[in-house]
Context: one part of a larger RNA
């Protein structure tokens, strides 16, 4: 002396730009954050004098809910990081090669009952698809060969031709696995290991493997620190430093891990899956006691907790997701406002002129010094106010603007509306007086006060920094 996601005590004009639960991954009231599609599909319902055409709408199907958004428990790992690698998946996209023949049987919706306090539920009945399923067919698979196993679907339009569909072949981005090298602290943790190391054979997986099973061998790993135990999410990065280095891991960016607590699957190109599913526990809640619901480490908010962190806001214009053929819709992501002096960075709080060197306050050697060119006094400008105009951002024609009548600019008015913190023995810029009398205090060290205290506590005066100052804490 630098530096903080800080907090605390006095202050406290304004913009701009960032940042804001470090603590209880405690608990969570309410709203909200994942939808879309009528150009898949039978159907209801508005409306209309009636036919079309039109708008809605539960369901039945598709695609997305595996992204976006959070948090940092867990993890000391192939979690991450820097270099490789071979045995492997990939929806939508790009490219490109072929194809979509023939039948068929249901569930929902809806109607008609049943049971139940509610959640929800038996049953008959009827239907329809790009829902399902059967047989043909196949430049794909396995196979030495024989031979075997497996596909498709419409929709819209007058039509052209557009979207979809189904088997392969490429690319691209994404994703699983493997390795070498890094990666915290303890020897007052020295031996650990039985599917444990390999191997042979099966099964398994998208793919490689003791992944997992029999059977054979006895191996494998450790003072180059094995096993234990503590701790912790890992980098880019960020703070300190000439530099070696240290500390650190908020925002922002990539990975990773988790979704009340363990535990398992199911759909699916892709989860064992935050706003799906079952099972159990732990705590809330509802109930007719038979039995049911939910899960904010999503966005605001509310208790609690603690020195301490904000509004139960605006709007999809903008960018970006996702569905749609498209208009569109939808998004608590993101854009924006609002709050905190919480960082940083700009600006004010007036300039200029003028001395009887005013009063007053202070000290005084009583002559005098200083507060002070400071103030009054004359004059010039104007941050806020206050009128009038007023955007960029908006995308190839229109049209669409949250911020927002805001940035911004013209006019008028008036020095009016704005200074405070610390600190003054030494280290260390800045010195008297007055009370006090080892008392009360001060204190970062060193010390200080026991009647002349520059060291306490007031006053004048200065130092220093400044819309901020000082003091705690933490790092170099």
């Nucleotide at each position: 002396g630098g530096a903080u996601g800080a907090a605390c005590g006095c202050u406290a004009g304004c913009a701009g730009c960032a940042u804001g639960c470090u603590u209880a991954a405690c608990a969570c009231a309410u709203g909200c954050a994942a939808g879309u599609u009528g150009a898949a599909c039978g159907g209801g319902a508005a409306g209309u004098g009636g036919u079309g055409u039109u708008u809605c709408c539960a369901g039945u199907g598709g695609c997305a809910g595996a992204c976006g958004a959070g948090u940092g428990a867990g993890u000391a790992a192939c979690a991450c990081g820097u270099a490789a690698g071979a045995a492997c998946c990939u929806g939508c996209c790009c490219u490109u090669g072929g194809g979509a023949g023939a039948g068929g049987a249901a569930c929902a919706a809806c109607a008609a009952c049943u049971g139940g306090a509610a959640a929800u539920u038996a049953c008959u009945g009827u239907u329809a698809a790009u829902a399902c399923c059967c047989c043909g067919u196949a430049g794909g698979c396995u196979g030495a060969g024989g031979a075997g196993c497996a596909a498709a679907a419409g929709g819209a339009g007058g039509a052209a031709u557009c979207c979809a569909c189904c088997c392969g072949a490429u690319g691209a981005g994404g994703g699983g696995c493997u390795c070498a090298c890094g990666u915290u602290u303890g020897a007052u943790u020295a031996g650990c290991u039985a599917g444990u190391u390999g191997g042979u054979a099966a099964g398994g997986c998208a793919a490689u493997a003791g992944c997992u099973u029999a059977c054979c061998a006895a191996g494998g790993c450790g003072a180059u620190g094995a096993u234990c135990a503590g701790u912790a999410g890992c980098u880019g990065g960020u703070c300190c430093g000439a530099g070696a280095g240290g500390a650190u891991g908020a925002u922002c960016a990539g990975c990773c891990a988790c979704a009340c607590u363990a535990g398992a699957a199911c759909u699916g190109a892709g989860a064992c899956a935050c706003g799906a599913c079952c099972u159990a526990g732990a705590a809330u809640c509802c109930u007719a006691c038979g039995g049911a619901a939910g899960g904010c480490a999503g966005c605001u908010a509310u208790g609690g907790g603690a020195a301490a962190u904000u509004u139960u806001u605006c709007a999809c214009a903008a960018u970006g997701g996702g569905c749609a053929a498209a208009a569109g819709c939808u998004u608590a992501a993101c854009g924006g406002a609002g709050u905190a002096a919480u960082a940083c960075c700009g600006u004010g709080u007036a300039g200029a002129u003028a001395u009887a060197g005013a009063a007053g306050g202070u000290c005084u050697a009583c002559g005098a010094g200083u507060c002070g060119u400071g103030a009054a006094u004359u004059u010039u400008u104007u941050u806020c106010c206050c009128a009038a105009a007023g955007a960029a951002g908006a995308a190839g024609c229109a049209a669409u603007g949250c911020c927002g009548g805001u940035a911004u600019c013209u006019g008028a008015a008036a020095a009016a509306u704005a200074a405070g913190c610390a600190u003054c023995g030494g280290c260390u810029a800045a010195c008297u007086c007055u009370a006090u009398g080892c008392c009360a205090u001060c204190a970062g060290c060193u010390g200080u006060a026991g009647u002349a205290a520059u060291a306490c506590a007031g006053a004048a005066g200065a130092u220093g920094c400044a819309a901020g100052c000082g003091u705690u804490a933490u790092c170099c």

A computed fold for a 476-nucleotide part of an RNA from Gossypium longicalyx, annotated as small-subunit ribosomal RNA, 5' domain.
Its mean pLDDT, the model's own confidence on a scale to 100, is 84.
The full RNA is in RNAcentral, with records from SILVA.